This is a predicted complex of two RNAs, RNase P RNA and transfer RNA, with 467 nucleotides together. It holds a member of the Rfam family "Bacterial RNase P class A". Rfam's curators write: Ribonuclease P (RNase P) is a ubiquitous endoribonuclease, found in archaea, bacteria and eukarya as well as chloroplasts and mitochondria.

RNA sequence: GGAGUCGGCCAGGCAAUCGCUGCCCGCUUAUCUGAACACUGCCCCAGGCUUUGUUUGGAGGUGGGGAGAGGAAAGUCCGGGCUCCACAGGGCAGGGUGCCAGGUAACGCCUGGGGGGUGUAAAAACCUACGGCCAGUGCAACAGAGAGCAAACCGCCGAUGGCCGUUUCGAAAGGAGCGGAUCAGGUAAGGGUGAAAGGGUGCGGUAAGAGCGCACCGCGCGACUGGCAACAGUUCGUGGCACGGUAAACCCCACCCGGAGCAAGACCAAAUAGGAAUCCUUUGGCGCGGCCCGCGCUGGAUUCGGGUAGGUCGCUUGAGCCGUGGAGUGAUUCACGGCCUAGAUGAAUGAUUGUCCACGACAGAACCCGGCUUAUCGGCCAACUCCCACU
RNA sequence: GGGUGGUUAGCUCAGUUGGGAGAGCGACGGCCUUACAAGCCGUAGGUCACAGGUUCGACCCCUGUACCACCCACCA
Repeated sequence: GGAGUCGGCCAGGCAAUCGCUGCCCGCUUAUCUGAACACUGCCCCAGGCUUUGUUUGGAGGUGGGGAGAGGAAAGUCCGGGCUCCACAGGGCAGGGUGCCAGGUAACGCCUGGGGGGUGUAAAAACCUACGGCCAGUGCAACAGAGAGCAAACCGCCGAUGGCCGUUUCGAAAGGAGCGGAUCAGGUAAGGGUGAAAGGGUGCGGUAAGAGCGCACCGCGCGACUGGCAACAGUUCGUGGCACGGUAAACCCCACCCGGAGCAAGACCAAAUAGGAAUCCUUUGGCGCGGCCCGCGCUGGAUUCGGGUAGGUCGCUUGAGCCGUGGAGUGAUUCACGGCCUAGAUGAAUGAUUGUCCACGACAGAACCCGGCUUAUCGGCCAACUCCCACU
Repeated sequence: GGGUGGUUAGCUCAGUUGGGAGAGCGACGGCCUUACAAGCCGUAGGUCACAGGUUCGACCCCUGUACCACCCACCA
């Protein structure tokens, strides 16, 4: 320098002017208003009303300062916090997850490892829904002879037992041999069907064949060794192979899961027809969401009709961010120091001008976090493997 | 903001142990009729929303994406 591959960060910059939403600090009583104290006057003297002034809040106005969307704010696919319902109980049903170990508040996430696969000349690297069909049940259309403790269509053989022909021995009965591929039968090597036809290659063997026998490879089981484990092994023994596929089929095993969601929920204010119908009735109904038990309450549920659609809290300090150091392969965690970084509710975070360049993508918070997935113009930095050249 | 359901022919919808893609209306052609309607016979028409996976095989099972529809305030 080139090729391939990975991880992290940024998300147009700068300046001026005019706006929008919170927060902080002033000024304003010649803008309005609450409270306390003092004072003036009136009354039916317990108290109430009232005048003026001081102090201190709130609202409004005005001036200044400072802050103001994201890596995905998205999809709502998982997990948790928070709130209410028994500060959440037992059993069944139902749902979810699924190699091993660890991390975490928790997870279907992350890290490390194992098995399998992709990739390439080789690597680096990437993907992985990866428990169990020797507990049981089910499914496999069409094709095909045969599809689930296999099957004989073509082919091969026809050893064995018949049949037919022929030769021979024999007086005959019958025996022996050869041939045919004719019947029974044997055969899973070869062809054909199919997604799938019950280990592979070779030698022997046989009538032809076949783990039928043997060698090698593969597979199952057991031991040993290594590893926390998943698992691995140029190890040893053993079994001719007995265990085909499908669990994103029912199911079995292990572990986990109560329900609803900030329109949750709490408080203040305003308003009205405090109404009607249906259903259930105390062995009931409701909270409770499928059922039973248990606990609590005593009328409740649904629909129609009526009213209000105002304010405050929840609402942002949090499993928070940054830096340094320690532990760990790593995810992560511990200690110390520093920082405060949107909280709107018709819903702000923008517009115009100038300038520079690499010409700016996807896209807009709505209770808050941890992940996953999806969308995304480009740029910067680090790392891994290999190749070429030079020193 | 939160929750639930759906997407199959031009329209409205079926589709179950996973193996044939269907019905009604509509369209087109023919018969009937002087002609039209009705009726009878026949024909065409499909990216099963899209992409990937499991399986021998997917409208169906699983995952992701896109689009559409509906529900949810408070008081008595």